[in-house]
Context: one part of a larger RNA
RNA sequence: CGACGAACGCUUAACGGCGUGCUUAACACAUGCAAGUGGAGCGACGAAGCGGGGCUUGCCCCGGGGCAGAGCCGCGAACGGGUGAGUAACACGUGGGUAACCUACCCCGAUGACCGGGACAACCCGAGGAAACUCGGGCUAAUACCGGAUGUGCUCCUUGACCUCGAGGUCAAGGCGUAAAGAUAGCUUCGGCCUUCGCAUCGGGACGGGCCCGCGGCCCAUUAGCUUGUUGGUGGGGUAACGGCCUACCAAGGCGACGAUGGGUAGCUGGUCUGAGAGGACGAUCAGCCACACUGGGACUGAGACACGGCCCAGACUCCUACGGGAGGCAGCAGUGGGGAAUCUUGCGCAAUGCGCGAAAGCGUGACGCAGCAACGCCGCGUGGGGGAAGAAGGCCUUCGGGUUGUAAACCCCUUUCAGUUGGGACGAAGCUUCGCCGGUGAAUAGCCGGCUGGAGUGACGGUACCUUCACAAGAAGCCCCGGCUAACUACGUGCCAGCAGCCGCGGUAAUACGUAGGGGGCUAGCGUUGUCC
Numbered sequence: 001c002g003a004c005g006a007a008c009g010c011u012u013a014a015c016g017g018c019g020u021g022c023u024u025a026a027c028a029c030a031u032g033c034a035a036g037u038g039g040a041g042c043g044a045c046g047a048a049g050c051g052g053g054g055c056u057u058g059c060c061c062c063g064g065g066g067c068a069g070a071g072c073c074g075c076g077a078a079c080g081g082g083u084g085a086g087u088a089a090c091a092c093g094u095g096g097g098u099a100a101c102c103u104a105c106c107c108c109g110a111u112g113a114c115c116g117g118g119a120c121a122a123c124c125c126g127a128g129g130a131a132a133c134u135c136g137g138g139c140u141a142a143u144a145c146c147g148g149a150u151g152u153g154c155u156c157c158u159u160g161a162c163c164u165c166g167a168g169g170u171c172a173a174g175g176c177g178u179a180a181a182g183a184u185a186g187c188u189u190c191g192g193c194c195u196u197c198g199c200a201u202c203g204g205g206a207c208g209g210g211c212c213c214g215c216g217g218c219c220c221a222u223u224a225g226c227u228u229g230u231u232g233g234u235g236g237g238g239u240a241a242c243g244g245c246c247u248a249c250c251a252a253g254g255c256g257a258c259g260a261u262g263g264g265u266a267g268c269u270g271g272u273c274u275g276a277g278a279g280g281a282c283g284a285u286c287a288g289c290c291a292c293a294c295u296g297g298g299a300c301u302g303a304g305a306c307a308c309g310g311c312c313c314a315g316a317c318u319c320c321u322a323c324g325g326g327a328g329g330c331a332g333c334a335g336u337g338g339g340g341a342a343u344c345u346u347g348c349g350c351a352a353u354g355c356g357c358g359a360a361a362g363c364g365u366g367a368c369g370c371a372g373c374a375a376c377g378c379c380g381c382g383u384g385g386g387g388g389a390a391g392a393a394g395g396c397c398u399u400c401g402g403g404u405u406g407u408a409a410a411c412c413c414c415u416u417u418c419a420g421u422u423g424g425g426a427c428g429a430a431g432c433u434u435c436g437c438c439g440g441u442g443a444a445u446a447g448c449c450g451g452c453u454g455g456a457g458u459g460a461c462g463g464u465a466c467c468u469u470c471a472c473a474a475g476a477a478g479c480c481c482c483g484g485c486u487a488a489c490u491a492c493g494u495g496c497c498a499g500c501a502g503c504c505g506c507g508g509u510a511a512u513a514c515g516u517a518g519g520g521g522g523c524u525a526g527c528g529u530u531g532u533c534c
Stems, first nucleotide, its partner, number of pairs: 002533003006530005015380005020374002022339001027337003031334003036075003041072002050063006082292003092216007101209002106205007114148004123138006153178002156175008182197002186193002218264003225255003230252008267289004271282004294315005317328004345371001347370003353367001354365004384414004394405004418475001420470001423467002428461001431458005436452006478523005483504003489518005499506002
């Protein structure tokens, strides 16, 4: 000098745009919200309104319809969001391998969906408990569960052929085993046909992952030896999969000055800052990967977890209790206490983008889009422009002549950005939804797909941006410095005092170095100081 997620002091509530905002206690958390959705899978219950019937005239029954809440079931909840504790490791980066592997939803291709059965919730009845909730009996449905059949296929075994460096891969034959579910609109001669969405098996793709390897990136040798599942083998187990991953037996190996082991520190990277570069330092925001979710351990479900807002056990802490027993986990968004030099609103909306579910309408979404607070940063803009010497008054200095503040002010002319006022007023929706019409497919005026300069609806931000009317120079400047480095000097006060100071150093009676004033220099809605890095 540059930089900063900064903090502190003084100043300013003159603005706007775009960003950024607990670096400390991975400390503890009140309250609300942050993951639901599907009635076109299922049984029940059944409000309003509709149709029919009975009448005692405001109720009852039946049909159909379908809001809300609960239940079974499916999918999602493993994404999205947070944090950086741990980790010096195949965690990350980069390049490879997997003939040692998996992959729900999505796409393509092939084939199939036959016959049966028994339950459990909801509901009813009963019981226990303060509660959380639990137990017993009875009824019931399904795309829930189970048995049998079929086997395009697939797994395993046997045999043969081909390929491969190889444990292997491909093909052919035989044998054992192995699957399924319906819903919906329309037509119907009531037999069925057909649309769309689903279901099952297999093959391929895509997406996403698992595992393995080469190389790369911190400090300490004032850490020199480390290791017994340790290193290898065989048999077995386990996994989607290789493997001491686990186990029994056998052998005695394996690593290390090319730094093992131990200790300290640390999430890694794209990048960021600096620098001419080489390099050095850092890893906020954004993006990729990893790890974690009160602390420690464990598995269950599932395509996927050893699972932040799931379960179980133990521990610490907090809360409720009828003392028997229960409940909880903000490192999600806001917010509170605490710590700290220090870091925001318990806001609005699903209109957009994206995600989950759904055939769709749609619903949900503190992701996200916006708004609020903070000069925390960067950028832009204003606080006026031109003229104006009697060089006014006042201040300060003075050699008392004057000099300086200084065209500065007053005064004259002009303009009105911004703020104020008046009126208008978006883009983001060329989308999406629905109705209508047209075209394609179909037997079809169903359904599905596509189109339309057709109608209607849909914006949190927001009466915001922007445009416009009016009025007045009107409402808008500070901070640091002036001995040298280093741009900028005089007077007074003080008298090694009070004080200054980044370094050198100033101050003990004329201090350009302290304090004040005048003047000057620098930067400017900021200016200085401190901290850190180059």

A computed fold for a 534-nucleotide part of an RNA from an uncultured bacterium, annotated as small-subunit ribosomal RNA, 5' domain.
It matches the Rfam family "Bacterial small subunit ribosomal RNA".
The full RNA is in RNAcentral, with records from ENA.
Its mean pLDDT, the model's own confidence on a scale to 100, is 81.